[in-house]
């Protein structure tokens, strides 16, 4: 200077004029998002079920340590795959519990003889060196050994791995010994784990309509019984105000803890909350305001969409000096 990594941030400003919503008596003060989206996971919280506890069923998850209300999420880490390399990705538990499969080519896809090699006069036998087919062919290659061959034996490597050492832990490194492939995003086996439905959830004053009931009180129908009609009380209807609704695992800065996720603690603040639904339009300067998208109970995460702009790194490669 050019390619590249990873982590972060921002997501137009500023002023003016009108308008709309809440909230206030009034003046006036506040008004979408980093994703408000998907609605895919984890939770509050509301109704239902459900005495507890264990059994089957049926979803869910699957290295390890931590973090965290909680999580299938984050963090550091082990392993494994890619990359020259910073760095990335991963449904990463069990194929000596079982069972199933493995098209097409191939002689054979699990305990294989098709051609070839050897013995044999032949009928047989023995061989996985060689060939060829396939995603894969019974660990690889020499060497020794055989009639011919073979882990049949040996050194060198690869695979499992009793044990012994490090480590909280996955795992490492060593290493006795051990050998018929692969596939569990195929039944399945093992560990953990999980009730159902979602704010049109649910709650509901007062009015109103309907049925009821005289058990008790009151009052009106001339004083008293008797009845009867209001008032009373009970049920049960209503998209019926209202509350649920936004003060919350909030957020904002500094200290302190931690390798981070993340926690503590100190201070400050209060930041739409509607119910046909607000959050906008136009001017003016900024070279241009243009991308994705619009809150409807709330959080914690994850996925997806996105003009353009910006920062960081004893970061990594290449080339110059």
């Nucleotide at each position: 200077c050019a390619a590249g990594u990873u982590a972060g941030c921002c997501g137009a400003a500023c002023g003016g004029u009108c308008g709309c919503a809440u909230c206030g008596c009034a003046a006036g003060a506040u008004g979408a998002g980093g994703a408000a989206a998907g609605u895919c996971c984890g939770a509050g919280c509301a109704u239902c079920a459900c005495a507890g506890a264990g059994c089957a069923a049926g979803g869910g998850u699957g290295c390890a340590g931590g973090g965290u209300a909680a999580c299938u999420c984050c963090c550091u880490g082990u392993g494994a795959a890619g990359g020259c390399g910073a760095c990335u990705u991963c449904a990463a538990g069990g194929a000596u519990a079982g069972u199933g499969c493995a098209a097409c080519a191939g002689a054979a896809a699990a305990a294989a003889a098709c051609c070839g090699c050897c013995c044999g006069c032949a009928a047989g036998g023995g061989u996985a060196a060689g060939g060829g087919u396939g995603g894969a062919a019974a660990g690889g290659c020499g060497a020794g050994g055989u009639a011919a061959a073979a882990g049949c034996u040996c050194a060198c490597c690869g695979g499992c791995g009793a044990c012994u050492u490090g480590g909280u832990g996955a795992c490492a490194a060593g290493a006795a010994g051990c050998a018929g492939u692969g596939u569990a995003a195929a039944c399945c086996c093992c560990a953990c784990u999980c009730g159902a439905u979602g704010c049109a959830a649910g709650a509901g004053a007062g009015u109103u309509a309907a049925g009821g009931a005289c058990u008790u009180c009151g009052g009106g129908c001339u004083g008293c019984u008797c009845g009867u009609c209001c008032g009373u009380c009970c049920u049960u209807a209503c998209a019926a105000a209202u509350c649920g609704c936004u003060u919350g695992a909030a957020u904002a800065u500094g200290c302190a803890g931690g390798c981070a996720a993340c926690u503590g603690u100190a201070u400050a603040u209060c930041u739409a909350g509607a119910u046909a639904g607000a959050u906008g339009a136009c001017c003016g300067u900024u070279u241009a305001a243009g991308a994705c998208a619009g809150a409807a109970c709330u959080c914690g995460g994850c996925u997806u969409a996105c003009a353009g702009a910006c920062u960081a790194a004893c970061c990594u490669u290449g080339c110059a000096a």
Model confidence (mean pLDDT): 77 of 100. This is a predicted structure of a 321-nucleotide RNA (Bacterial RNase P class A) from a Bacillota bacterium. The gene name in the source record is rnpB. Lineage of the source: Bacteria > Bacillati > Bacillota. Its Rfam family is "Bacterial RNase P class A". Rfam links the family to the GO terms dimeric ribonuclease P complex, ribonuclease P activity and tRNA processing. About the family: Ribonuclease P (RNase P) is a ubiquitous endoribonuclease, found in archaea, bacteria and eukarya as well as chloroplasts and mitochondria. By type it is a ribozyme. The same sequence occurs in records of 2 taxa.